Description: Transfer RNA from Oscillibacter sp. 1-3, 84 nucleotides, folded computationally. The sequence is in RNAcentral, with records from Rfam. It matches the Rfam family "tRNA". The prediction has a mean pLDDT of 81.
[in-house]
RNA sequence: GCCGGUGUGAUGGAAUUGGUAGACGUAGCGGAUUCAAAAUCCGCCGGUGGCGACACCGUGUGGGUUCGAGUCCCACCACCGGCA
Numbered sequence: 001g002c003c004g005g006u007g008u009g010a011u012g013g014a015a016u017u018g019g020u021a022g023a024c025g026u027a028g029c030g031g032a033u034u035c036a037a038a039a040u041c042c043g044c045c046g047g048u049g050g051c052g053a054c055a056c057c058g059u060g061u062g063g064g065u066u067c068g069a070g071u072c073c074c075a076c077c078a079c080c081g082g083c084a
Stems, first nucleotide, its partner, number of pairs: 001083007010026003019067001028044005046057004060076005
């Protein structure tokens, strides 16, 4: 230099003909239980704003296509593999 693959909450990992993003688990937080803890059970668990109902933003970064993009297209970045 060329070719291919991967990139999603703190973390593993789903969402596959483009149609509610974050299912399910781990970690964490609150509660129940316990003399106390572990285990177990229940709830919460991306960000910002709001007392709240809720609103807006969020899939490596920046654009594009589309009524609608994690998904399709382009460029770039990072990592992995192959070729030279």